[in-house]
Formats: sequence, structure tokens, C1' cells
RNA sequence: GGGCGCGUAGUUCAGAGGCUAGAACGCUUGAAUCACACUCAAGAGGUCGCAGGUCCGAGUCCUGCCGCGCCCACCA
Repeated sequence: GGGCGCGUAGUUCAGAGGCUAGAACGCUUGAAUCACACUCAAGAGGUCGCAGGUCCGAGUCCUGCCGCGCCCACCA
């Protein structure tokens, strides 16, 4: 330098054009317990990497950039 994949909650991920973006774990509060853990209930937490484009409508499609990973090539 070329190609491919990935980037969504604190973490691991789902979501593949049409409700209000979700799950598990974690966190907070409450219940329960002498207390802790387990368990149960409720809750907080997201500019969906950044910018632009397509579309009536974009987390999803297209372009550029950034980051991470893998493969190939080149140089010394």
C1' cells in the first nucleotide's frame, strides 16, 4: 500500500429499512434475613465510532475518515 471483518448501555452481545433501540451480567433503591450471600420487585444508564449521502423513513443501505483485528503485497 491492497483486501476482508468488527465498532450499539460499565462488560459481553442481539437487532439485517418501518412502534418508544433491547437481553444477560454488572450498578442503584426497596423487599426478605440477626446480618451477608442467594432470591424477588423496581430503577438509572445509549449523540448506535465521527462526518456526509440515499430514502417518506437509517443502528441497518452507500461514501469518506478514525480505531481494533485478520490476510496479502512491498521496502530495508
RNAcentral holds the sequence, with entries from ENA. Transfer RNA from a Planctomycetota bacterium, 76 nucleotides, folded computationally. The source organism's lineage runs through Bacteria, Pseudomonadati and Planctomycetota. The coordinates come from a structure-prediction model, not an experiment, and the mean pLDDT is 81. Its Rfam family is "tRNA". It is annotated as a transfer RNA.